This is a predicted structure of a 1528-nucleotide RNA (small-subunit ribosomal RNA) from Phocaeicola coprocola. Lineage of the source: Bacteria > Pseudomonadati > Bacteroidota > Bacteroidia > Phocaeicola. Model confidence (mean pLDDT): 82 of 100. Rfam family: Bacterial small subunit ribosomal RNA.
RNA sequence: ACAAUGAAGAGUUUGAUCCUGGCUCAGGAUGAACGCUAGCUACAGGCUUAACACAUGCAAGUCGAGGGGCAGCAUGAACUUAGCUUGCUAAGUUUGAUGGCGACCGGCGCACGGGUGAGUAACACGUAUCCAACCUUCCGUUUACUCAGGGAUAGCCUUUCGAAAGAAAGAUUAAUACCUGAUAGUAUGGUGAGAUUGCAUGAUAGCACCAUUAAAGAUUUAUUGGUAAACGAUGGGGAUGCGUUCCAUUAGGUAGUAGGCGGGGUAACGGCCCACCUAGCCGACGAUGGAUAGGGGUUCUGAGAGGAAGGUCCCCCACAUUGGAACUGAGACACGGUCCAAACUCCUACGGGAGGCAGCAGUGAGGAAUAUUGGUCAAUGGGCGAGAGCCUGAACCAGCCAAGUAGCGUGAAGGAUGAAGGUCCUACGGAUUGUAAACUUCUUUUAUACGGGAAUAAAGUAUCCUACGUGUAGGAUUUUGUAUGUACCGUAUGAAUAAGCAUCGGCUAACUCCGUGCCAGCAGCCGCGGUAAUACGGAGGAUGCGAGCGUUAUCCGGAUUUAUUGGGUUUAAAGGGAGCGCAGACGGGAGAUUAAGUCAGUUGUGAAAGUUUGCGGCUCAACCGUAAAAUUGCAGUUGAUACUGGUUUCCUUGAGUGCAGUUGAGGCAGGCGGAAUUCGUGGUGUAGCGGUGAAAUGCUUAGAUAUCACGAAGAACCCCGAUUGCGAAGGCAGCUUGCUAAACUGUAACUGACGUUCAUGCUCGAAAGUGUGGGUAUCAAACAGGAUUAGAUACCCUGGUAGUCCACACGGUAAACGAUGGAUACUCGCUGUUGGCGAUAUACUGUCAGCGGCCAAGCGAAAGCAUUAAGUAUCCCACCUGGGGAGUACGCCGGCAACGGUGAAACUCAAAGGAAUUGACGGGGGCCCGCACAAGCGGAGGAACAUGUGGUUUAAUUCGAUGAUACGCGAGGAACCUUACCCGGGCUUAAAUUGCAGACGAAUUACCUGGAAACAGGUAAGCCGCAAGGCGUCUGUGAAGGUGCUGCAUGGUUGUCGUCAGCUCGUGCCGUGAGGUGUCGGCUUAAGUGCCAUAACGAGCGCAACCCUCGUGGUCAGUUACUAACAGGUAACGCUGAGGACUCUGGCCAGACUGCCAUCGUAAGAUGUGAGGAAGGUGGGGAUGACGUCAAAUCAGCACGGCCCUUACGUCCGGGGCUACACACGUGUUACAAUGGGAGGUACAGAAGGCCGCUACCCGGCGACGGGAUGCCAAUCCCCAAAACCUCUCUCAGUUCGGACUGGAGUCUGCAACCCGACUCCACGAAGCUGGAUUCGCUAGUAAUCGCGCAUCAGCCACGGCGCGGUGAAUACGUUCCCGGGCCUUGUACACACCGCCCGUCAAGCCAUGAAAGCCGGGGGUACCUGAAGUGCGUAACCGCAAGGAGCGCCCUAGGGUAAAACCGGUAAUUGGGGCUAAGUCGUAACAAGGUAGCCGUACCGGAAGGUGCGGCUGGAACACCUCCUUU
Repeated sequence: ACAAUGAAGAGUUUGAUCCUGGCUCAGGAUGAACGCUAGCUACAGGCUUAACACAUGCAAGUCGAGGGGCAGCAUGAACUUAGCUUGCUAAGUUUGAUGGCGACCGGCGCACGGGUGAGUAACACGUAUCCAACCUUCCGUUUACUCAGGGAUAGCCUUUCGAAAGAAAGAUUAAUACCUGAUAGUAUGGUGAGAUUGCAUGAUAGCACCAUUAAAGAUUUAUUGGUAAACGAUGGGGAUGCGUUCCAUUAGGUAGUAGGCGGGGUAACGGCCCACCUAGCCGACGAUGGAUAGGGGUUCUGAGAGGAAGGUCCCCCACAUUGGAACUGAGACACGGUCCAAACUCCUACGGGAGGCAGCAGUGAGGAAUAUUGGUCAAUGGGCGAGAGCCUGAACCAGCCAAGUAGCGUGAAGGAUGAAGGUCCUACGGAUUGUAAACUUCUUUUAUACGGGAAUAAAGUAUCCUACGUGUAGGAUUUUGUAUGUACCGUAUGAAUAAGCAUCGGCUAACUCCGUGCCAGCAGCCGCGGUAAUACGGAGGAUGCGAGCGUUAUCCGGAUUUAUUGGGUUUAAAGGGAGCGCAGACGGGAGAUUAAGUCAGUUGUGAAAGUUUGCGGCUCAACCGUAAAAUUGCAGUUGAUACUGGUUUCCUUGAGUGCAGUUGAGGCAGGCGGAAUUCGUGGUGUAGCGGUGAAAUGCUUAGAUAUCACGAAGAACCCCGAUUGCGAAGGCAGCUUGCUAAACUGUAACUGACGUUCAUGCUCGAAAGUGUGGGUAUCAAACAGGAUUAGAUACCCUGGUAGUCCACACGGUAAACGAUGGAUACUCGCUGUUGGCGAUAUACUGUCAGCGGCCAAGCGAAAGCAUUAAGUAUCCCACCUGGGGAGUACGCCGGCAACGGUGAAACUCAAAGGAAUUGACGGGGGCCCGCACAAGCGGAGGAACAUGUGGUUUAAUUCGAUGAUACGCGAGGAACCUUACCCGGGCUUAAAUUGCAGACGAAUUACCUGGAAACAGGUAAGCCGCAAGGCGUCUGUGAAGGUGCUGCAUGGUUGUCGUCAGCUCGUGCCGUGAGGUGUCGGCUUAAGUGCCAUAACGAGCGCAACCCUCGUGGUCAGUUACUAACAGGUAACGCUGAGGACUCUGGCCAGACUGCCAUCGUAAGAUGUGAGGAAGGUGGGGAUGACGUCAAAUCAGCACGGCCCUUACGUCCGGGGCUACACACGUGUUACAAUGGGAGGUACAGAAGGCCGCUACCCGGCGACGGGAUGCCAAUCCCCAAAACCUCUCUCAGUUCGGACUGGAGUCUGCAACCCGACUCCACGAAGCUGGAUUCGCUAGUAAUCGCGCAUCAGCCACGGCGCGGUGAAUACGUUCCCGGGCCUUGUACACACCGCCCGUCAAGCCAUGAAAGCCGGGGGUACCUGAAGUGCGUAACCGCAAGGAGCGCCCUAGGGUAAAACCGGUAAUUGGGGCUAAGUCGUAACAAGGUAGCCGUACCGGAAGGUGCGGCUGGAACACCUCCUUU
């Protein structure tokens, strides 16, 4: 300098993580549709469905300067008549005379323009090339010619037929219509000899001769037309290369088929057609068949490469109701032509006719869906014409539609009382809507009204003029505008006329209230909704876009999720079971040559539009104009030659051969051997054997098992033996012989790239299985029996058949695995081992080839791999693309069969999966602890009673607690009350708390009546205060009340794991990450207690300690306690003085720390009948409960959100109930007796409590208790022991045990003991003689046993609970087992975490699908019959002089028919499996060693998961052993 402007992610699998992998979203686009809404302008667009059917109108005519003519119109002329009077007007008749012209002959056009996309997978389209194999009206250039004749025919006229459409006959007539003749060439055909040229068929330019074919005039003075020929231009025809969808579950197709000779036909080549000959031709580089589809320029998307699409515009093709056919013509096999057939519609006089909107409008139908039966030829273009002109639904315009793109507007500035109203929170203050509104000022795009007002007409027509080159140019005048009085401009009015839609859980911008209550509903994915929903519906607010906004559908993107750019295959989906090998792909070193690939230059082409860029025009933009770029392509040509390819010459290192050695369970065939097993015979021998967890079936006195000897048979080969060896894999093991294959080492003689890989193909291929024939000792599917079990089609046992073995065939699969295809090269090391080699070599070392282990870099999601790669590279093959459905169905191939190979879809889910992490769990492992077991003591479970619970009952039996962690629990006290329940009677601002307002005046008390009471009714008395007011009643209002619900909305409190030793953090380090480390390991501890070690170093909550109490001592202090000494006194007593010694009380101290000693130990620490000490290793006991778990318990202790009730779910009262009773369970009491009962005597506590109380003492009573009386508000008084001890008695029994139950009589409390109290006395005297399975507590002042006290409380159902002391044991070897817990490790498909997860049958509903007797439909092919129109061909009778014609025949064929088969689709009784669906049934197969390890292949069996046999795998746990590695 040139070029280039271009790349984003998110949600969702998990407790969490990384990965794989699908699903979904954000973007853009559309000929769109739907919902809500809607002011304007410009531009562009508008049947995607039924190539369905169409009423009506229009869409192709034109030329009189080709013709005969003249119906209609106009003009003229003549005549007649009328008006009227000499010329006009009107009417009529005649006249082609004129303008013109319907119909007709003729010419040109109608093959263009316009529409549609049915067909077509093809030279149809695109691109490039060719035609020496072709045609071309009109147009242009050039040359030549345009002579002489003829007969018809339409029209018109007449007649006939017909409903019509139309047809026929006769007469007559013209032409630029038709015919004949003449002439003619660079035309056509033929003959001949040469020339030039091409790769070739051939071509070119000439020559000589022969033959054949032309023409038209018109108008009127100038043209135009016609004929022949050549060239050009334009348009067409043909051929070829390359490119152009899916299916191989379509693999073979083809008889005019492939080619040739000769003909025919065509504008032209050609099997295009025909006769004959040959038998070829196409196909895995995908023929044939089927399905789908117009192709391209381009459009959308994308960074690009790509992917998808082909509407509008342009090019090409095809088609015109369906099918066939030709005619005319330059051009058609013809959209608005003809003929025939078919279907449909219409007319009809029933005889016969007519029609073709996929032209423009329009209609019906279909559909989610797509417009006016508009204007004009003014412009652009087309046809005809000399021209004027005519025609033109082409075209230009207008109309409708937010269906798209672009632009504009709906106002702008100021304005805080931050108005009112709405909404929300609520601390009632406020916040928000919100400068928004009101209000003030301003503007006028748009709107409305009025006025002005274009360009588009560059041009052409007509007339005239000028110039020259006489048909062109220029000039003048005239005339032509649909859109349109439009765009635009100006004036006036006045904020005036103009905002919605969607969303607001995350992705994704935007949040609150109310309603609803797994309902109604939402949802693109994840998901939301079960009473506090930012997710449903409404509201307020907010966000986004805005005349639009959302939804739906479709395409691309994101998706590197088909990967060329740019993916993978050990375990996620994915390496073929293995080898050989054709095609194919790829390929060593050095030359030469070529130039196919490749590279460079250049030429042609790549239409226009479109895209990009520059400039310009509409006020801007969209839009449009113009120029440039691009169009990455194809072809030609000229060069280059490194690389690849072709040809060729050489080389040896790849590969192979030879020679010399070595090795081995390599293969095939034969022979031989011993041990064991079973069977047979004989001997010995006697009662069992066998088998199991335990048994039984079975065998055995007809002699088994055991043992000895002999014999028979079949199968397999102990030790050696090993991460040993061999083989391609499967696989291969006694010894030996024969045959045979391979590998390695050494050598370097030979060949000279001969190589690698390999679709299709061929071969081999464990076990099971199949066929035929043998063999059969063992073992053993199936089967039988015995067990086990709820069952047991299993695991275990006893038997046992196929099979296991051999031969020959078949089959072709396995977890056929290293879950790792083959080949080659390269890339740190250490170590073991097998076989060789080097040197004389057993050590050692080097090297080659194998088999292993560990590790570096690197790779990997990680686990891991790591010279035997999963590293770095190259080549070839195979395979994968979410899970399920499914390796299934159908089809095909193989097989005797079993089955194998190939191999989908509908439907369904949002996951399925891999590796690793943390937990939890395991009928996994290791270590440790605990009254966990064991060792002991005493209980429970049996009885009676008490008490609680369940159940039942009831009017009610109020409610809660329910494994451990409910059940003598809430309740530490239900006769009323309590009380919440039931029945009945009352009250309604209420039983209680009260504010405000109003009224009344009392309040209150007493009495009477009714009543069960509450209460109601009545009578009587009756206010206080100076005042403010107080008090009470009533009314209204604000508010009460609820043991009603939700403990799954909560606070607080509590239980449990568990007084277990754990639970975490900071920084650092490791790991992509979740996480790990620390906290692991060794030792130790009651302890994560400590020590050592250590990528960790520290710290926190727990442990321990600090606190209380008991145990020892000291000190201080002494009243109510104490009393040694002194004194006094009594009947007696610390009774008194006194004392502070002792006991005791209660403050403060001390003491215990493994501190000392010994042993062991690195240390921590452990041990010791150690010392000392009151106490020794935490001294005993208590309080103290980490992070958390159980949605554990409690709304009925209390508090509290929400909901619910309000003359009741509130409240008062009386009575009842909570106390029921066939039964079941828990917790206790009392017992069953002599370690005892009874009687008598006698002794010793501690801790509490006491005035509505404890009560000494006295009296009475048998007693409970009563009557008196005293002390004490308490170290003062009171209440207070029992067991024990002593003596007597009872003597083993339902008793002098035991005391339930019952009768009687009482006492006490209380308003009241009926339901429903306790106690006393007398009498009664039940069960029960030590308790089945099972189970509970306790390790020392403990268990056991004995009594005492307290709370609650009038009393008490207390045998309960909480405390207190008295007496006072036994045992612990130990950790195998049960239970619980802690740590480490291992497996896991669990994470709501094993009370987990999860499999299959059966039953129910729904959905899609396979099979199916049959039934229906479709397209195509084959064979045969028939066969219209029509081209072609043929042809005796008829017509014609002839040419020829009519007629007839033949070939081909659309259509129709018949027949047999194949294919495709639909449907179907019934049937098969599959999928899905909160709570169905049966089992429990899998995940832990899943309770029989699991899985793969195969075979058999079974309701089902499944079981068993045979072989294989580890993707099995645990244990043991071995080997290897690391360290010392």